The RNA shown here (c-di-AMP riboswitch aptamer (ydaO/yuaA leader)) has 145 nucleotides and comes from uncultured Rubrobacter sp. The prediction has a mean pLDDT of 77. RNAcentral holds the sequence, with entries from MGnify.

RNA sequence: AGCCUAACUCCCGGGAGAGCCGGGGGGCGUGGGACCCAGGAGGAUCCGGAGAGAUCCACGGGGUGAAUCGCCGGGAUCUCCUGGCGUAGGGCUAGACUCUUUCGGCCCGAACCCGACAGCUAACCCCGCAGGCGCUGAAGAAGGA
Repeated sequence: AGCCUAACUCCCGGGAGAGCCGGGGGGCGUGGGACCCAGGAGGAUCCGGAGAGAUCCACGGGGUGAAUCGCCGGGAUCUCCUGGCGUAGGGCUAGACUCUUUCGGCCCGAACCCGACAGCUAACCCCGCAGGCGCUGAAGAAGGA
């Protein structure tokens, strides 16, 4: 140079300076949030009546992301740590530039957050724009716009 990702860009101010700090514009992205549609979960108790009513128990439930679901072990010993093989799904490789298809090759298939709570959802509201790779190594080939 380039790659993953929403994580880019411009202006103003601060600062010796930066990829730093604060504010704003454009752009990109997440969440909350009507009608309509969808949905209407178990047990016990309470209320004059009923009601998606209240309380308790059991079980939670939801979100970002490709990262979901199986099988076979090992170590611990009250449910955690860890190895392997696959897998839904995802990324790179695409050579003047951008996008893209097939085959082949190489990888990922994690991690975290909310805190009893959220279906979809126009208007509207809120929040994020981080972090991690890579630079002499050789698996590329055939196309389309």
The model forms 96% of the base pairs in the Rfam consensus.